[in-house]
RNA sequence: UCUGAAACAGGGCAAACCCGUCGAAAGACGGCGACGCAAAGUCACCGACCUAACGCCGCUUUAAAACGGCAACGGCAGAGGGACUUCCAGA
Numbered sequence: 001u002c003u004g005a006a007a008c009a010g011g012g013c014a015a016a017c018c019c020g021u022c023g024a025a026a027g028a029c030g031g032c033g034a035c036g037c038a039a040a041g042u043c044a045c046c047g048a049c050c051u052a053a054c055g056c057c058g059c060u061u062u063a064a065a066a067c068g069g070c071a072a073c074g075g076c077a078g079a080g081g082g083a084c085u086u087c088c089a090g091a
Stems, first nucleotide, its partner, number of pairs: 001091004012037002018031005035078001041084003045081002049075002055070004
């Protein structure tokens, strides 16, 4: 550096559901719990995807609210690519 279907040692992480907190939402965090995972460790760099509070536009209106559209500066690393680090075994 590459490969890992299986085995060994120490083990590690923790999906969904439910509860609580935060958040406009997406979602996050904590608890509970294990569906799975050799990077399910870290990083939003790339496109994808999710959300749309603020903003802009439309509609309406005396003015607004509501409603509709656009749009990340919000997310997502357990969807893909990329970067960095890494246990065991083999080459």
Predicted 3D model of a 91-nucleotide RNA (c-di-GMP-I riboswitch aptamer) from Candidatus Propionivibrio dominans. Its mean pLDDT, the model's own confidence on a scale to 100, is 87. The model forms 95% of the base pairs in the Rfam consensus.